[in-house]
The RNA shown here (Fluoride riboswitch aptamer (crcB RNA motif)) has 62 nucleotides and comes from a Pseudomonadota bacterium. Model confidence (mean pLDDT): 80 of 100. It matches the Rfam family "Fluoride riboswitch aptamer (crcB RNA motif)". Its family is annotated with response to fluoride and positive regulation of gene expression in the Gene Ontology. The source organism's lineage runs through Bacteria, Pseudomonadati and Pseudomonadota. It was read from a public genome assembly, where an Rfam model found it.
RNA sequence: GUUUCUUCCGGGGAUGGGGUUCCCUGCAACCGCUCCCGUGAGCUGAUGACCCCUGCGUAGCG
Repeated sequence: GUUUCUUCCGGGGAUGGGGUUCCCUGCAACCGCUCCCGUGAGCUGAUGACCCCUGCGUAGCG
């Protein structure tokens, strides 16, 4: 100096914030689904998962 592994730390996991946990990543991780094969049309969800808050959507009551 290079490479690999482990730990800590940072970052990421299709639109916000906090907590817990899992996975990935060290300039990478990440950038949803279906039909069509045209660069066209349609659809779901604020979560990777759970809980809470905010916003949005649906139904009912006052």